RNA sequence: AGUAGACCGGGUGACCGCUCUGAUUUGGUAUUAAGAAUCAGGGAGGAAAGUCCGAGCUCCACCAGGCAGGGUGCUGGGUAACGCCCAGGGGGGGUGAUCCUACGGAAAGUGCCACAGAAACAUACCGCUCUUUAACUUUAAGAGUAAGGGUGAAAUGGUGAGGUAAGAGCUCACCAGCGGCUAGGUGACUAGUCGGCUGGGCAAACCCCGCCCGGAGCAAGACCAAAUAGGGGCAAAGGGACGCCUGGCCUUAACCCCGGGUUGGUCGCUUGACCUCGAUGGUAACAUCGAGGCUAGAUGGAUGGUUACCGCCCUGACUUUGUCAAGGCACAGAACUCGGCUUAUAGGUCUACU
Numbered sequence: 001a002g003u004a005g006a007c008c009g010g011g012u013g014a015c016c017g018c019u020c021u022g023a024u025u026u027g028g029u030a031u032u033a034a035g036a037a038u039c040a041g042g043g044a045g046g047a048a049a050g051u052c053c054g055a056g057c058u059c060c061a062c063c064a065g066g067c068a069g070g071g072u073g074c075u076g077g078g079u080a081a082c083g084c085c086c087a088g089g090g091g092g093g094g095u096g097a098u099c100c101u102a103c104g105g106a107a108a109g110u111g112c113c114a115c116a117g118a119a120a121c122a123u124a125c126c127g128c129u130c131u132u133u134a135a136c137u138u139u140a141a142g143a144g145u146a147a148g149g150g151u152g153a154a155a156u157g158g159u160g161a162g163g164u165a166a167g168a169g170c171u172c173a174c175c176a177g178c179g180g181c182u183a184g185g186u187g188a189c190u191a192g193u194c195g196g197c198u199g200g201g202c203a204a205a206c207c208c209c210g211c212c213c214g215g216a217g218c219a220a221g222a223c224c225a226a227a228u229a230g231g232g233g234c235a236a237a238g239g240g241a242c243g244c245c246u247g248g249c250c251u252u253a254a255c256c257c258c259g260g261g262u263u264g265g266u267c268g269c270u271u272g273a274c275c276u277c278g279a280u281g282g283u284a285a286c287a288u289c290g291a292g293g294c295u296a297g298a299u300g301g302a303u304g305g306u307u308a309c310c311g312c313c314c315u316g317a318c319u320u321u322g323u324c325a326a327g328g329c330a331c332a333g334a335a336c337u338c339g340g341c342u343u344a345u346a347g348g349u350c351u352a353c354u
Stems, first nucleotide, its partner, number of pairs: 001354008010310007018043009045331001049342002052340005057217004062248006069213005074088005089103001090101004104208002109206002111202003125149002127145006157175006176198001178195007221267004230258004238251003274293008311329003315325004
């Protein structure tokens, strides 16, 4: 100087205030209650944010098959599950610790690769060689060529040698690609060896393939109280978690449309796939067992205000292992709960590695 991970993110006291739970007293109308007083205990995060994924839970009787639609995409594990986490593999960045990865298929099909260039699934613009003509030069015609040059992001694999009329995997050596075989590995793949000589890229283009997927959501839903206004359609049909189809199955005077009334209260509402510590197993994520803990529950929405000292940061001065003064102390606020991801964050501490 950097890389990876973890933690804290103000402390203490006093005064005043809010809310929940429990106990006691009071209250009261026969009684319950509301209310009041006292005591004890609790009260906003690492992201509570975003609402991007996955679930628990609630309601819609459901089951199977198919189509459509959506998600995901290397391998193996973890998990309730996931698009998450862990460990590996391939490719890429970095001197390195490490980081990133939209990482199945281009011989199923379709499509695109502008411009430039002769040509972008297909070649001959320049060039080189030979012949027409004894030699040389130039031109024309014919045949051969893809090594050299030009264009381009990319041009019949690359470098070198031999060979050739000139050249070319034509041949050879070493690489790359593709394929076969052997070995290792659960696997993705890796290593070795052999072979012919070899026409790209894009699927974060349509598409194909593997795997997965009911819908709506706590403003879900249940109960109590109170109030009101009904009208129309269809018909043994109707309705039935779903956008459609099929086959079952279930249900009932249901179902669909328009309109009106009630916007009050209680529950849901916090014991959880929970947290802490230890042991065992595992590289790890994590799992099992044991012990201990209970850590908000509001509803126009509580969890606070003032003050004193201390702490930390920063600036200045001075008599510089310190003292004094001024200023500042991040992002931010539960609303059913949980596992993740993403985003914001003044400052401080610790561990390991380069």

The prediction has a mean pLDDT of 78. The RNA shown here (Bacterial RNase P class A) has 354 nucleotides and comes from a marine eukaryotic metagenome. The sequence is in RNAcentral, with records from MGnify. The model forms 92% of the base pairs in the Rfam consensus. Its Rfam family is "Bacterial RNase P class A". The family's RNA type in Rfam is ribozyme. Rfam's curators write: Ribonuclease P (RNase P) is a ubiquitous endoribonuclease, found in archaea, bacteria and eukarya as well as chloroplasts and mitochondria.